[in-house]
RNA sequence: GCCUCCUUAGCUCAGUGGAUAGAGCAGUGGUCUUCGGAACCAAAGGUCGGGGGUUCGAAUCCCUCAGGGGGCACCA
Numbered sequence: 001g002c003c004u005c006c007u008u009a010g011c012u013c014a015g016u017g018g019a020u021a022g023a024g025c026a027g028u029g030g031u032c033u034u035c036g037g038a039a040c041c042a043a044a045g046g047u048c049g050g051g052g053g054u055u056c057g058a059a060u061c062c063c064u065c066a067g068g069g070g071g072c073a074c075c076a
Stems, first nucleotide, its partner, number of pairs: 001072007010025004018056001028042004049065005
């Protein structure tokens, strides 16, 4: 330098064009307990990496930028 994949909640990940984006864990509150843990219940938590485009409609499709993983090439 070229190709390819990934970026969604604090963490690990679903969601492959249709309305108000979900789960587990963690954290918070509660029940329980002598206290704590475990278990159970509840609520909270998101510019879907940034920008632009297509579309009636975009996390999803296209372009670009940024960050990261993998492969190839150059370099001997």